[in-house]
Context: one part of a larger RNA
């Protein structure tokens, strides 16, 4: 020097990517407890005080004839110790945002989470020898089930909500006309032969699904603008004009787990804040079941901040045990 522990003057997070680690809390009684809420919770919220020994006093329970034993209480006096939940054991708390509604699942050996699943919504197939899977088939699952049931997707408690476009692509639904394969047809045409015939080819015509066609459907894949001028200070555009499209992004959100320019501009916490909150809105490039916005609980997730804490720190020191080291 390392490792694991103890103790530590003043400060108390000044460390650091972050309070990582470590300290602090930690039990029972009793007293009290906010916003917020889905009225169930938040809550052990927060925050207090007590508790060890030994007496006097009084109430009630059970038992006893009584005396009194034995148990829970109540008021009150005193004692002694640094320490009275004396050792072990044994929550730190508080606020504000993200995201996910929650309990739970998940990378066996680097990721436990905002991912996955959830109950809850929706499409969509299937009428039973169901549909879907598995198998070459018997055959089996589905199911000893029967549309309040089973496959299959997609969202993901609850609250408001869920906007437009079917032109492409897919799915559904038409069947008139085009197109078309075998296959029918069988005009004509060539070998051969004396013919008779065999033999090759073969036009029109007739032909199913599909495809083209016509509709419909987006909680199916999806997609959801440009430019130009206009109001009596400026600014700014309710307004107008013009080109394009299938339709021009409704409501809510918005520097966003999304903002590039960016450390955007306010304002707010600090003495000082790229983070962090609340705004604005100029969305490089949020947006409404690849769901939008909001939410009480809940969360070994994650921001920001406060109080207590403390050797993380200014700044390192001493002791312990064990190694490393040196000497034998």
């Nucleotide at each position: 020097c390392u490792a694991u522990g103890u103790u530590g003057a003043a400060g108390g997070a000044a460390c650091u990517c972050g309070g990582c680690a470590a300290a602090a809390u930690a039990c029972c009684u009793c007293c009290g407890u906010a916003a917020g809420u889905u009225c169930g919770c938040g809550a052990g919220a927060a925050g207090g005080a007590g508790g060890c020994c030994c007496g006097g006093u009084u109430u009630c329970u059970a038992g006893g004839c009584a005396a009194c034993u034995a148990g829970a209480g109540g008021c009150u006096g005193g004692g002694g110790g640094c320490a009275c939940a004396a050792a072990c054991c044994a929550g730190g708390g508080g606020g504000u945002g993200g995201c996910g509604a929650c309990u739970g699942u998940u990378u066996a050996c680097u990721a436990a989470a905002a991912a996955c699943a959830c109950a809850g919504g929706g499409c969509u197939c299937u009428g039973c020898g169901a549909a879907g899977u598995c198998g070459c088939a018997a055959g089996a699952c589905g199911a000893c089930g029967u549309a309040u049931a089973g496959g299959g997707u997609c969202u993901g408690a609850c609250g408001c909500c869920u906007g437009c476009c079917c032109g492409g692509u897919g799915c559904c639904g038409g069947a008139a006309g085009g197109u078309u394969a075998a296959a029918a047809g069988g005009a004509g045409a060539g070998g051969u032969g004396a013919g008779a015939g065999c033999u090759u080819u073969g036009a029109a015509u007739u032909g199913a699904a599909g495809c083209c066609c016509c509709g419909g459907u987006a909680a199916a894949c999806g997609g959801c603008g440009g430019c130009c001028g206009u109001a009596a200070c400026u600014a700014u555009a309710a307004c107008g004009g013009u080109c394009c499209u299938a339709a021009g992004g409704u409501a809510g959100c918005g520097a966003a787990a999304u903002u590039c320019c960016u450390u955007g501009u306010c304002g707010g916490g600090u003495a000082a804040g790229u983070u962090c909150c609340g705004a604005c809105c100029u969305g490089c490039a949020c947006g409404a079941a690849u769901g939008g916005c909001g939410u009480a609980a809940c969360g070994a997730c994650u921001u920001c901040c406060c109080c207590g804490c403390u050797g993380u720190c200014u700044c390192c020191a001493a002791c312990a045990u064990a190694g490393a080291c040196u000497c034998a």
Molecule: large-subunit ribosomal RNA, domain IV
Organism: Thalassovita taeanensis